[in-house]
Molecule: RNase P RNA; transfer RNA
Organism: Pumilibacteraceae bacterium
RNA sequence: CGAGAUGACCGAACGGUUGCGUCGCAAGACGAGGAAAGUCCGAACACCGCAGGACAGGAUGCCGGCUAACUACCGGUGAAGGCGACUUCAAGGAAAGUGCAACAGAAAUAAACCGCCGUCUUUUGGCGGCAAGGAUGGAAAGGCAGUGUAAGAGACUACCGCUUCCGCGGCGACGCGGAAGGCUCUGUAAACCCCAUCCGGUGCAAGAUUCGGGAGGUUGUAGGUUGUCCGCCGACUCCCGCACAUCGCUCGAGCACGCCGGCAACGGCGCGCCCAGACAGAUAACCGUUCUCGACAGAAUUCGGCUUACAGGUCAUAAACUCGCGAC
RNA sequence: GCUGCUAUGGCUCAGCAGGUAGAGCACGUCCUUGGUAAGGACGAGGUCACCGGUUCGAAUCCGGUUAGCAGCUCCA
Numbered sequence: 001c002g003a004g005a006u007g008a009c010c011g012a013a014c015g016g017u018u019g020c021g022u023c024g025c026a027a028g029a030c031g032a033g034g035a036a037a038g039u040c041c042g043a044a045c046a047c048c049g050c051a052g053g054a055c056a057g058g059a060u061g062c063c064g065g066c067u068a069a070c071u072a073c074c075g076g077u078g079a080a081g082g083c084g085a086c087u088u089c090a091a092g093g094a095a096a097g098u099g100c101a102a103c104a105g106a107a108a109u110a111a112a113c114c115g116c117c118g119u120c121u122u123u124u125g126g127c128g129g130c131a132a133g134g135a136u137g138g139a140a141a142g143g144c145a146g147u148g149u150a151a152g153a154g155a156c157u158a159c160c161g162c163u164u165c166c167g168c169g170g171c172g173a174c175g176c177g178g179a180a181g182g183c184u185c186u187g188u189a190a191a192c193c194c195c196a197u198c199c200g201g202u203g204c205a206a207g208a209u210u211c212g213g214g215a216g217g218u219u220g221u222a223g224g225u226u227g228u229c230c231g232c233c234g235a236c237u238c239c240c241g242c243a244c245a246u247c248g249c250u251c252g253a254g255c256a257c258g259c260c261g262g263c264a265a266c267g268g269c270g271c272g273c274c275c276a277g278a279c280a281g282a283u284a285a286c287c288g289u290u291c292u293c294g295a296c297a298g299a300a301u302u303c304g305g306c307u308u309a310c311a312g313g314u315c316a317u318a319a320a321c322u323c324g325c326g327a328c
Numbered sequence: 329g330c331u332g333c334u335a336u337g338g339c340u341c342a343g344c345a346g347g348u349a350g351a352g353c354a355c356g357u358c359c360u361u362g363g364u365a366a367g368g369a370c371g372a373g374g375u376c377a378c379c380g381g382u383u384c385g386a387a388u389c390c391g392g393u394u395a396g397c398a399g400c401u402c403c404a
Stems, first nucleotide, its partner, number of pairs: 001324004006316005012290007020031004033296001037307002040305005045203004052230004057199005062076004077091001078089004092194002097192002099188003113134002115130006142160002145157003161183001162181008207247003210243001211241006223233002254273002257270005291294001329400007338353004347384001355371005377393005
C1' cells in the first nucleotide's frame, strides 16, 4: 500500500415562531425507535376451580455458566468450511421396533450381469467356487499394502478407521496414550418412534368498579375450568337500554455515570435522574445558519432475548487481528 | 392490539406420514354440420408466493419473509 476479519456505537446539528398531547392553580416541564416492526421464544401482571391424577398434545436435546425466566444469551468441546484472522452448526438414540430408499443397476439390506477360477460338454452353453476388477447409484458388505489361493476373501499380518476396556489430564463435554476385539452393523428420527427434562388455560379486546328492566333456573341439579376422562367447585345464567365512564396505564427485573469481581453473558456497591401514556388519537409545520444533504421507519399493558428492514458515518488505529506485495 | 388460517395452469380446486404435478371450466387445432351450438380427438399452458435449511431427492418436512382472509370490543 492492497485485500480481509471481528466487536462496539451514531442515526444531521444549533436557534426561533406557531400548533397539538399529558401533567401542573399558574409560570412552565416533558413528548417515539434501534428497530417502536415480525409476534418467533421466555417472563411479569390479570382472571378462570390456586391448577390434583391419567391419557392425548407440545417444547427442548454435546458440556459448564448466567438469569426473575427462556434460548435463538456467554464461554468451552466436537464436526464442517477458510492459506489465515475467523465463521457456521435443530450436535441424544439407526445394536428397541416399524416405515421409506423413486430412476438407474444383476443385486438396495439384499447379491453372480460382465468377469476370474475349477469341472463337464463338439460348440452356443450347463454345474460349482469367488465380492479382487468392470458397470449403476447419494449409498454396493471397513480402507490400503502384503501373505495366501485353482481363483479369491479380515482367511491371516502391519498401518489407518471403528467398538470396548485401562491409565493420565479436565468440574464436564472431551482430549492424549496403551491394550484387546470383531470387521457384524448403509442412509434417513426438520419419518413414526424410544430415552431424558420441562409445560394448566386464556391474553390488557386479560380483568376490576359504578345502574335499571325482562326471561330462565336452583341442591350436589343447571353451569364452570383444558382436547378427553376422573376428581373438584358449585348459584347463578341469558337478553335489552343507558356510557366513546373510571381504574388497570406506566417508578420499572428502569436509565446514565463511576468503581470493584468475572475471559464473557452477567453480578455487586456508590451517586445522580424521572424519561409519551393517547383511546382508533398528540409527538408536527414553517423560518434562519452550518454540514458529509439525511436511510429504514412511527408507541398502545410492561420487560428479557431473537429475527427482519436500514442512506451514510465513527471508534478499537499513538503499538488491535489476518493474508499478500514493496521498502528498510 | 391479540389469536388462527390460506397461497398449486387464466378461474375453481385435488395432490402433502417425501420419489417424473393432475382434474373440471376456459383457450388453440382438427373431425362432425349447409352454418352455429352440443359432442368427439389431439394439444398448449406451472420458477407449486419468495428466501434458506434437512435429505441422495422437497409442492409435501423445518425456519424466515411477503401478500391475503377470518375470529375476538370488558361490563355492573